[in-house]
Molecule: transfer RNA
Organism: Patescibacteria group bacterium
RNA sequence: GGGCCUGUGGCUCAGUUGGUAGAGCGCCUGCUUUGCAAGCAGGAGGUCGCUGGUUCGAAUCCAGUCAGGUCCA
Numbered sequence: 001g002g003g004c005c006u007g008u009g010g011c012u013c014a015g016u017u018g019g020u021a022g023a024g025c026g027c028c029u030g031c032u033u034u035g036c037a038a039g040c041a042g043g044a045g046g047u048c049g050c051u052g053g054u055u056c057g058a059a060u061c062c063a064g065u066c067a068g069g070u071c072c073a
C1' cells in the first nucleotide's frame, strides 16, 4: 500500500426482502426477608463509529473516512 471481516444501551449480542431499535446480564425503585441473596413487579439508559448521498422513509442501500482484527505485498 491492497483485499476481507467487525463497529448497535455499562457489558455480550440480535435485528440481513428499507417502515422509525430489542434481548440477556448489569443499574435504579417497590414488594417479599430480622438482614443479604434469590424471586416477583415496574423503570432509566442507545437517534446504530463518523460525514455525506439516494429515498416519502436508512442500523439496513451507495460513497468517503476513522478504529480494531485478519490475509497478501
Base pairs, nucleotide, nucleotide: 001072002071003070004069005068006067007066010025011024012023013022019056027043028042029041030040031039049065050064051063052062053061